Large-subunit ribosomal RNA, domain IV from Acetispira formosa (nom. nud.), 355 nucleotides, folded computationally. The organism belongs to Acetispira (nom. nud.), within Bacteria. It matches the Rfam family "Bacterial large subunit ribosomal RNA".
Context: one part of a larger RNA
């Protein structure tokens, strides 16, 4: 010097990202216990008092020796042992839950309702799940899933059922937009595949014509075979017409105006499918920003309460509240402490040095 386990004057979080770590609290009985609340809770809230040993008294639970009465059953008596409690008196120590084991507490706010689940080996959470809510599909040989199929699951179930998607207890609520995308419905018209259809065109060529003595050159070309092929007919889909947002999603700008000023209930204008309603708001969202005001501190970029100028909240991609709950996150207070001011001492183990 390192590690493990201790103690410490005065102070008591000044340490630090942060009270991390440590300390403190702790048992049992009694007293007592706030806001808030879904009336269950909160709550062991908080905060107090008692606790050893000896003597004595009181009432009492268990067991039940002995004795008494009785023919017996049984009734009575009630010693001893033992349990827990109350009253009074006394004794000792610094200390009586004398050791060990055994909750620190309170206030505020965010998030998530809760118990639960998770990254086996850096994340336990505000993430996932959840009961509850909603939309949607499915009439049973169900939808859907696995499989080439047979078949199986769904289900030995049957719409109070099953699948998919979203939201996430509870309370109060959930506004406007169907133009785009999706889904559902519609069928007049437009477009449209295979297929049908076969007008027409091409190739080949029997044969025939012209030229040539011939070889050959050249023109026309039936049938068949073959290549190609227009009009026309032709479903769904798409175009089209409606519906639908707890479907995917979206939810404006400029200018002017009131008898101080400021502001604008009001007016004008442009655009849109419609221009953000309730509620909330510098927020897990606010860039400017340590916004401004208030509270707490001697001093507060955090925190709490307001304001609203919302860069860029907002209503089941849910909005706003909310008792209880949380190894959750933020801030404050009490208690407590070697976290610190600032270090010291003693014990054990090691490192190191010497032999």
């Nucleotide at each position: 010097c390192u590690c493990c386990a201790g103690u410490u004057a005065a102070g008591g979080a000044a340490c630090u990202c942060g009270g991390c770590a440590a300390a403190a609290u702790a048992a049992u009985a009694c007293c007592g216990u706030a806001a808030c609340u879904u009336c269950g809770g909160g709550a062991g809230a908080a905060g107090g008092u008692a606790u050893g040993c000896c003597c004595u008294c009181c009432a009492u639970g268990g067991u039940g020796a002995u004795c008494u009465a009785g023919c017996a059953a049984u009734a009575g008596u009630g010693a001893g042992c033992u349990g827990a409690g109350g009253g009074g008196g006394g004794c000792c120590g610094c200390a009586g839950a004398g050791a060990a084991a055994u909750a620190g507490g309170g206030g505020u706010a965010g998030c998530g309702a809760c118990u639960g689940u998770u990254u086996a080996c850096u994340a336990a959470a505000a993430a996932c799940a959840u009961a509850g809510g909603g939309c949607u599909a499915u009439g049973c040989a169900a939808a859907c899933u696995c499989g080439c199929a047979a078949g199986a699951g769904g289900a030995a179930g049957u719409a109070u059922a099953u699948g998919g998607c979203c939201u996430g207890a509870c309370g109060c609520c959930u506004g406007c937009c169907c133009g785009g995308u999706g889904c559902u419905g519609g069928a007049a018209g437009g477009u449209u595949a295979a297929g049908g259809g076969g007008a027409g065109a091409g190739g080949u060529c029997a044969u025939c014509g012209g030229g040539g003595u011939a070889a050959c050159c050249u023109g026309a070309g039936a049938a068949g075979c073959u290549u190609u092929g227009a009009a026309c007919c032709g479903a769904a889909g798409c175009c089209c017409c409606a519906g639908u947002a707890a479907a995917c999603g979206g939810c404006g700008g400029c200018c002017g105006u009131a008898a101080c000023u400021a502001u604008a209930a009001c007016g004008g204008u442009c655009c849109u499918a419609a221009g953000g309603u309730a509620g909330c708001g510098a927020a897990a969202u606010u860039c400017c920003u340590u916004g401004u005001c208030g509270g707490g501190u001697a001093a507060g970029u955090u925190c709490c309460g307001a304001c609203c100028u919302g860069c860029a909240c907002g209503a089941a991609u849910g909005g706003c509240g909310u008792a209880a709950c949380g190894a959750u996150u933020u801030c404050c207070c009490c208690a407590c402490u070697g976290u610190c001011u600032c270090a010291a001492c003693a014990g054990g183990a090691g490192u190191c040095c010497c032999a």